[in-house]
Predicted 3D model of a 172-nucleotide RNA (Lysine riboswitch aptamer) from uncultured Eubacterium sp.
RNA sequence: UGGUAGAGGACGCGGAGAUUAAGAGUAGCGUAUCUGAUGAACCUUAUUUCAGAUGAGGGUACGUAAAAGGAUGAUCCGCCGAAGUUUGAAAGGAUUUAAGGGACUUUCAUGCUGGGAUCGUGAUUAAGAGUCGCGGAACUGUCGUCAAGUAAAUUGAUGGAGCGCUAUCGGA
Numbered sequence: 001u002g003g004u005a006g007a008g009g010a011c012g013c014g015g016a017g018a019u020u021a022a023g024a025g026u027a028g029c030g031u032a033u034c035u036g037a038u039g040a041a042c043c044u045u046a047u048u049u050c051a052g053a054u055g056a057g058g059g060u061a062c063g064u065a066a067a068a069g070g071a072u073g074a075u076c077c078g079c080c081g082a083a084g085u086u087u088g089a090a091a092g093g094a095u096u097u098a099a100g101g102g103a104c105u106u107u108c109a110u111g112c113u114g115g116g117a118u119c120g121u122g123a124u125u126a127a128g129a130g131u132c133g134c135g136g137a138a139c140u141g142u143c144g145u146c147a148a149g150u151a152a153a154u155u156g157a158u159g160g161a162g163c164g165c166u167a168u169c170g171g172a
């Protein structure tokens, strides 16, 4: 310097997913009643069309009554920058039409994070769930340094980062 194969873990990472809880007695629908002029797209502005005092929309009561995203997760699959995420770029992105915005999705580049939990805080969310960002203090694996032991195993302290570490096969 170039390949190959591995390890960390008491929840290792991601994907599919039985089941289950929650969403929720919520949205919606129907009836009654009160009010009274607007309503129909993810949001805004304009515009087109339709509905509307034979009651739009909204409130209350009664009856009926979901779903999605997210979570759990038996089991299976792929793996060890596994994967996640900041920023930027490109493409798509809900409608009668147009403009602007934008949830979200994919790809590329760049930076950060060894790993899982936990506390505080912020965002997201129906949510005291989960996920993500920032900060804290410990644990754990790995390598370096110092000390002890010293035949060693190992122990303690301290520091770094996965572009690392271990093993092995080449090249210079």
Base pairs, nucleotide, nucleotide: 001170002169003168004167005166006165009080012079013078014077015076016075020071028064029063030062031061032060033059034058035057038051039050040049042101043100044099045098046097083113084112085111087109088108089107090106091105092104114140115139118136119135120134121133122132123131124130142160143159144158145157146156147155148154
The organism belongs to Eubacterium, within Bacteria.
It matches the Rfam family "Lysine riboswitch aptamer". Rfam links the family to the GO term lysine biosynthetic process.